This is a predicted structure of a 106-nucleotide RNA (Glycine riboswitch aptamer) from a Bacillota bacterium. The model forms 86% of the base pairs in the Rfam consensus. It was read from a public genome assembly, where an Rfam model found it. Its Rfam family is "Glycine riboswitch aptamer". Gene Ontology term of the family: glycine biosynthetic process. Clan: Glycine riboswitch clan.
This record gives sequence, structure tokens and C1' cells, in this order.
RNA sequence: AUGAUUUGCGCGGGAGAGACCGUAUAGAUACGGCGCCGAAGGAGCAAACUGAACUGUUUUGCCGGCAGUUCAUUAAACUCUCAGGCAAAAGAACCGCGUGAUGACA
Repeated sequence: AUGAUUUGCGCGGGAGAGACCGUAUAGAUACGGCGCCGAAGGAGCAAACUGAACUGUUUUGCCGGCAGUUCAUUAAACUCUCAGGCAAAAGAACCGCGUGAUGACA
């Protein structure tokens, strides 16, 4: 010096659902009540591949092969709604642009 992978920051875009009721309050907010949303975060699950064990089959027998069963590993924008959210603001998965960090491989 190439720059896989992971990740920080800045800018732009960015959905959904009660400006719900009562009390304290100008409001935010806090407590209580009913009703909702999924795209901060978090949690859960599939098949396949692979590995292990067991059983059956093939064999004189063993290894191996094949088939089946059980277990393990593994995902999301799916599901849950703990958290978060339900006017605006803020936040927001994800996408684009820019700029740092890391530094696999060649």
C1' cells in the first nucleotide's frame, strides 16, 4: 500500500398506533384506568448443511455405505410486547452520501 468483516460520527430520507379518561399540573411529566403500535433495544421459533448417539439394513463378522429417530448449532422486516412508543418535537430499523476506527485475504 489492497481493503473482506465489524463498527463510530455527520448530513438527508424514514412507518405504525388515543392531542383518550381522572387526579396533581401552564406544559412536559408522575400516579391510577381502559384501548392500541412495532422499525431503539431485548426475547422466541423453521428447513437445510454439519456433528454426535441409537436403531434397522447390507455382511460369516467388523469397518464403511444407505435409511430412520433423538439431540446440538442457526434467521428475519416473522412472532412476543419485557422495554419503548401512540398531536408536534425528540427518537427510530433500514437506505443513500461523506468521514473515521478495525485490518481478513492477495